Context: one part of a larger RNA
């Protein structure tokens, strides 16, 4: 390579948009490139191979055939594929009209509870705090507690829900502005305009980095107190970076459903959420249908666990990515980055 695979054994890129490429709906027409078909030419000889024959046999040789993946032009066929001309259709895809739900995004403004304050005023007196028990720590310069008021920063209790929205990361007080997507009904319009997607581009938690702000609480590092044989920890008292904002980098996560995207088909039952239709006994109701999101469970599948119309089933559906014994090694070299480091990614050698 072939083959076989990728939920958990090695293996689905973190996610999307999209270039080339690959693949692609129904009916009809012409063509005949692929495809199929008839005969023709060519495919040197030797070699290989089959029959017969010759050296006493064999090796060896002679003779006649077969074989020679094929190639060339040519006669036809037209189911499928292709390109061309079209012509047409509506079910895929999109548009329109009327509705619907939502922590989807960005910006600005704003609210209350709590916390803290070597902010301020009042009341008040000897403890407070902390733990398994303590101590470090705070406190007669009046703490803790309580009350009034001020300031600051960060996060938004209840509602809250295997609830909702988003491609993923993720998104939760309230109001306004701008803005993306989705769903339902109608079936009015376009008429295959589609799917996937190597490279490429964009987004991408936390931590970290650069510049300038901010700093209440929490809190790596660090200091002290304990525990312990020791304790560079777990527990306690403090506490810097950070956590927050603006702009710019970084580009990684158990970025997980450890399950790529799209489409088709295949028993049922029970919830929940957003629409629509309908029924009556108009009820906080039932039935049907459609888009999500959960739980059980047949067939089937799986090594098993399990999955099971939200598939891990059907299947050689379409396209992409990835795997191929352990170590060396996710390393060297190249490239990206301010750095931290990221990404692509070997080999020698060895078991």
């Nucleotide at each position: 390579u072939u083959g076989g695979g990728c939920g958990u054994a090695a293996a689905g890129c973190g996610u999307g948009c999209g270039u080339a490429g690959g693949c692609g709906g129904g009916c009809g027409u012409a063509u005949a490139a692929g495809u199929c078909u008839g005969g023709g030419g060519u495919g040197a000889a030797a070699u290989c191979u089959u029959g017969c024959c010759g050296c006493u046999u064999a090796a060896c040789g002679g003779u006649a055939g077969a074989a020679u993946g094929g190639c060339c032009a040519u006669u036809g066929a037209u189911a499928c594929u292709g390109g061309g001309c079209u012509g047409u259709c509506u079910u895929g895809a999109g548009u329109g009209u009327a509705g619907a739900a939502g922590a989807g995004g960005u910006a600005a403004g704003u609210g209350g509870a709590a916390u803290u304050u070597c902010g301020u005023g009042g009341u008040g007196u000897a403890g407070c705090g902390g733990u398994g028990a303590a101590a470090u720590g705070c406190a007669u310069a009046g703490a803790u507690a309580u009350u009034a008021u001020a300031a600051a920063g960060a996060a938004c209790a209840u509602c809250a829900g295997u609830g909702g929205c988003g491609a993923a990361g993720g998104c939760g007080g309230c109001u306004u502005a701008c803005u993306g997507g989705u769903c339902u009904a109608c079936a009015a319009c376009u008429g295959a305009c589609g799917c996937u997607g190597a490279g490429g581009c964009a987004c991408g938690a936390a931590a970290g980095c650069g510049u300038g702000g901010g700093g209440a609480g929490c809190g790596a590092a660090c200091a002290g107190g304990a525990u312990u044989a020791g304790a560079u920890a777990c527990c306690c008292u403090g506490g810097u970076a950070g956590u927050c904002c603006a702009c710019g980098c970084c580009g990684u996560a158990a970025a997980c459903g450890a399950u790529g995207u799209c489409g088709a088909c295949u028993a049922a039952c029970c919830g929940u959420u957003g629409g629509g239709u309908u029924c009556u006994u108009u009820a906080u109701g039932g039935a049907c249908u459609u888009g999500g999101u959960g739980g059980u469970g047949c067939a089937g599948u799986u090594a098993a666990c399990g999955c099971a119309u939200u598939a891990a089933g059907u299947a050689u559906g379409a396209c992409c990515g990835c795997c191929u014994g352990g170590g060396g090694a996710g390393u060297a070299c190249g490239u990206c980055g301010c750095a931290a480091g990221g990404u692509u990614a070997a080999a020698a050698c060895u078991c």